The part of an RNA shown here (large-subunit ribosomal RNA, domain V) has 583 nucleotides and comes from Mycoplasma testudineum. Its Rfam family is "Bacterial large subunit ribosomal RNA". The prediction has a mean pLDDT of 85.

[in-house]
Context: one part of a larger RNA
RNA sequence: CCCGCAUCAAGACGAAAAGACCCCGUGGAGCUUUACUACAACUUCGUAUUGGGAUUUGGUUUAACAUGUGUAGAAUAGGUGGGAGACUUUGAAGCCGGGACGCUAGUUCCGGUGGAGUCACCUUUGAAAUACCACCCUUGUUAAAUUGAAUUUCUAACCUGCAACCGUGAUCCGGUUGGGAGACAGUGCGUGGUGGGUAGUUUGACUGGGGCGGUCGCCUCCUAAAAGGUAACGGAGGCGUUCAAAGCUACACUCAAUACGGUCAGAAACCGUAUGUAGAGCGCAAAGGUAAAAGUGUGGUUGACUGCGAGACCUACAAGUCGAGCAGGUGCGAAAGCAGGACUUAGUGAUCCGGCAGUUCAUUGUGGAAUGGCUGUCGCUCAACGGAUAAAAGCUACCCCGGGGAUAACAGGGUUAUCUCCCCCAAGAGAUCACAUCGACGGGGAGGUUUGCCACCUCGAUGUCGGCUCAUCGCAUCCUGGAGCUGGAGUCGGUUCCAAGGGUUUGGCUGUUCGCCAAUUAAAGCGGUACGCGAGCUGGGUUCAGAACGUCGUGAGACAGUUCGGUCCCUAUCUGAUGUGGG
Numbered sequence: 001c002c003c004g005c006a007u008c009a010a011g012a013c014g015a016a017a018a019g020a021c022c023c024c025g026u027g028g029a030g031c032u033u034u035a036c037u038a039c040a041a042c043u044u045c046g047u048a049u050u051g052g053g054a055u056u057u058g059g060u061u062u063a064a065c066a067u068g069u070g071u072a073g074a075a076u077a078g079g080u081g082g083g084a085g086a087c088u089u090u091g092a093a094g095c096c097g098g099g100a101c102g103c104u105a106g107u108u109c110c111g112g113u114g115g116a117g118u119c120a121c122c123u124u125u126g127a128a129a130u131a132c133c134a135c136c137c138u139u140g141u142u143a144a145a146u147u148g149a150a151u152u153u154c155u156a157a158c159c160u161g162c163a164a165c166c167g168u169g170a171u172c173c174g175g176u177u178g179g180g181a182g183a184c185a186g187u188g189c190g191u192g193g194u195g196g197g198u199a200g201u202u203u204g205a206c207u208g209g210g211g212c213g214g215u216c217g218c219c220u221c222c223u224a225a226a227a228g229g230u231a232a233c234g235g236a237g238g239c240g241u242u243c244a245a246a247g248c249u250a251c252a253c254u255c256a257a258u259a260c261g262g263u264c265a266g267a268a269a270c271c272g273u274a275u276g277u278a279g280a281g282c283g284c285a286a287a288g289g290u291a292a293a294a295g296u297g298u299g300g301u302u303g304a305c306u307g308c309g310a311g312a313c314c315u316a317c318a319a320g321u322c323g324a325g326c327a328g329g330u331g332c333g334a335a336a337g338c339a340g341g342a343c344u345u346a347g348u349g350a351u352c353c354g355g356c357a358g359u360u361c362a363u364u365g366u367g368g369a370a371u372g373g374c375u376g377u378c379g380c381u382c383a384a385c386g387g388a389u390a391a392a393a394g395c396u397a398c399c400c401c402g403g404g405g406a407u408a409a410c411a412g413g414g415u416u417a418u419c420u421c422c423c424c425c426a427a428g429a430g431a432u433c434a435c436a437u438c439g440a441c442g443g444g445g446a447g448g449u450u451u452g453c454c455a456c457c458u459c460g461a462u463g464u465c466g467g468c469u470c471a472u473c474g475c476a477u478c479c480u481g482g483a484g485c486u487g488g489a490g491u492c493g494g495u496u497c498c499a500a501g502g503g504u505u506u507g508g509c510u511g512u513u514c515g516c517c518a519a520u521u522a523a524a525g526c527g528g529u530a531c532g533c534g535a536g537c538u539g540g541g542u543u544c545a546g547a548a549c550g551u552c553g554u555g556a557g558a559c560a561g562u563u564c565g566g567u568c569c570c571u572a573u574c575u576g577a578u579g580u581g582g583g
Stems, first nucleotide, its partner, number of pairs: 001583008010575003014570001022404004027400002029396004035201005041194003045190005051154016068137001078136005085119003094113008159180002162178006204216003213233001217239006240385001241283001242342002247301007255279001257275006281290002284347001286345003305328004311322003317386001330339003353379007361372002411458001412456001413454003417451001419447006428438002465540001466538003470532001471529005478503003481498006505519005546564004550559003
């Protein structure tokens, strides 16, 4: 060097299972509820099946009877018309008793007695006699008809899981008879309510993983790199309007501030003089603009017009923006002219659907109408603001599928804020003296053991804390060895330098690493090795399914809260390693 055999499991990001964690999908399923919308079920009312009577109580009609004081006035005058007489032995006035109405003045009815009169025309009133007759009004009583409601009753519909008999040798069913119940119940149709009992669904996106928080449209500035444009969960602020003048036009004017002077009057009120390019004002944010006005006044007014619009800016589209000029009619101005809102840039919402006004339009054989079109206008915090629907929240550790290392948790990698160690400067402490020793305020590094940040390999899988076993390396050295300085007398020490050969304990508590405690020791070092090591072991912790407590939640359920329980698979092909044999 080549070839075996036996053994071990460090590596082949070993095998196995298109990761169960995490995220994503306008994926699925199960569950919940005061998510949405339905449906079952329950319930209300009406109506049909569904009939008779009585009582009570409403409405309407008819008939009879009663009923009606505003003031003045004989006195409780309902209205209008006719009218000079009407009632009375078929019993008037008056008196007695009783009832009704009532504004307490009286009106009216019934019975008895009584035995011949009572009322009108005439005076007050807008209106004249209930003297008499007719037609009505208000309110009421009685009767009848009709139509409702309530209560009650009947029996004949309907019901009977009641009894007997028959079919029949039958606890079904049907029939007959009887009992019960009864127009109820039950059922059909329509209607209002309740309704996780059931069902179908919804439950946004951005995001230095996701969730929680924040944000989502428009305007101004910076970032923005001197055209335009330009991102971030970059830095600052505003808007969801206002104004009938704060619009248009003609004419006129000039601000803020300061100095000096002036009654009350002061730092600031008002007046005067001077300086005064703007340091003011312009409804509101900011920017740009602006004094030959866009600012401040006064007069007149409505162009805050109708029909258009050459041509441009911006721009994926849809939108958005500017606009001379033409026609009509108008305001101001002597005129030239200016005026289609406001110094400019925010003050907003497509389409559908519907309302209102107008209209020389269409209108189903024709004429109309319904309806539609056209013009104008109104109704959305559709604010997740290019708006999925008129209408929508959650849980899943019982979970499933498709995907992702496009994206988190472990480990690695990058970084090194944080961390550990070292160095520089030297104020100060050290009685004196910065540097025996310690070292503020600051500065510079190394390391890559902490906590982070990034998201680069791995989600068709890189098993995760601690222990056990077995280790191996670094030195920033715990012991043992050799030195310097010392605020080193000695014994003990302090600090620094060299040094990694060897060594570096056993117990109690806890799943613990760590830590505390006990007893020793020369010493009981700190770290790296996928926080070394699960195809070597364990499985106490964490991290599935069961269960409980506390807390949170209406609930399903949830909790770096707790508690009991809970399947750890692999026969070694290659590399590597150990032992051994042959050539």